[in-house]
Molecule: transfer RNA
Organism: Bacteroides faecis
């Protein structure tokens, strides 16, 4: 250099074009407890750009940034 894969929430993953974008752990507050354990609430995310489309996390290009093999 080639060729695949990936990238969503503080972590680990769902989400096959129609929205309020979810889960489990984590955090904040609060109930309650001696403590743990539990229980309500709640903040928090699409890796830039550019097209397609009435509508894109989702296709399609192009750039980055990991991994994996092969030279």
């Nucleotide at each position: 250099g080639c060729g695949g894969a990936a990238a969503u929430a503080g972590c680990u993953c769902a989400u096959u074009g129609g929205u309020c974008a979810g889960a489990g752990c984590g955090u904040u507050g609060g109930c309650a407890u001696u403590c743990c354990a539990g229980c309500c609430a709640g903040a928090g995310a699409g890796u830039g750009g550019g097209g397609u489309u009435c509508g894109a996390u989702u296709c399609c290009c192009u750039g980055u940034u990991u991994c994996c093999g092969c030279u």